A computed fold for a 348-nucleotide part of an RNA from an uncultured bacterium, annotated as small-subunit ribosomal RNA, central domain. Rfam family: Bacterial small subunit ribosomal RNA. The full RNA is in RNAcentral, with records from ENA and SILVA.

Context: one part of a larger RNA
RNA sequence: CUGGGCGUAAAGCGCACGUAGGCGGCUUGGAAAGUUGGGAGUGAAAGCCCGGGGCUCAACCCCGGAACUGCUCUCAAAACUGUCAGGCUUGAGCCCGGGAGAGGAUAGUGGAAUUCCCAGUGUAGAGGUGAAAUUCGUAGAUAUUGGGAAGAACAUCAGUGGCGAAGGCGACUAUCUGGCCCGGUUCUGACGCUAAGGUGCGAAAGCGUGGGGAGCAAACAGGAUUAGAUACCCUGGUAGUCCACGCAGUAAACGAUGAGUGCUAGACGUUGGGGGGCAUGCCCUUCAGUGUCGAAGCUAACGUACUUAGCACUCCGCCUGGGGAGUACGGCCGCAAGGCUAAAACUC
Repeated sequence: CUGGGCGUAAAGCGCACGUAGGCGGCUUGGAAAGUUGGGAGUGAAAGCCCGGGGCUCAACCCCGGAACUGCUCUCAAAACUGUCAGGCUUGAGCCCGGGAGAGGAUAGUGGAAUUCCCAGUGUAGAGGUGAAAUUCGUAGAUAUUGGGAAGAACAUCAGUGGCGAAGGCGACUAUCUGGCCCGGUUCUGACGCUAAGGUGCGAAAGCGUGGGGAGCAAACAGGAUUAGAUACCCUGGUAGUCCACGCAGUAAACGAUGAGUGCUAGACGUUGGGGGGCAUGCCCUUCAGUGUCGAAGCUAACGUACUUAGCACUCCGCCUGGGGAGUACGGCCGCAAGGCUAAAACUC
């Protein structure tokens, strides 16, 4: 390479947009590039293969055939692919009317809680634990009442509920803004799918500059525990957590399941629309989503099963025994931490 695979055995890029490329709906006609058939030329000899022969055999040699699966020219065919010209509407998009939503950004507002400060009441404890101690407190703590300040997060509602491509998104209000769904079927007329490179987004931790700092809390200190205890428990506590701008680009970034299209039993929930029946709060039905169970099928089994891991097609990514190793070296990127790409010796 061929072949086989990628939920859990090795294997789906974290996610999207999109370039090249690959692939691409129904239909009419043309030409005939691919394609198919016929013919011609060429495909040196030797060798390989088959048949026969010569050296006593064999190696070796000689003769004949086949083959040389290819290329070029030519005649023909027109189903399929491509191409040119034209048509169509079901794919895709547009338009009109509705709809739901923690989708995103900015500004403002609110209440509960926590801590601190001030003042009042009040007195000897409080706190913490398995038990304690470190710690706080007669300079008046804890508790309680009133007032004030600050920062962060938004209880109940809350739901295998919703939205988003993923990361993710949850108080309220306003402004700006993206996507989606349903109904109508107005218009365009294949405008589509995928996507190597590329570009953008991307939790937490981390980094830079400047703010902010209530609570929590790596590091650190102390108290315990213990044989020890660089831990688990306790008292403190700094980075950080928060904001702005910039960087970083990784996660069990998970559904461990790439994207798209068509087809393939049902049952029961639930979210957002539409249609119908009406007995007015239920039933039937249809789209789009989200769950549970389950037939066929698939699967090594577990399981999965119209949200497929079923039946097919298109395109991309990835895998090829364990360790060495996602490491070294080199290159690219980064302020750094490090990231991306990615071996071998050796060993079992």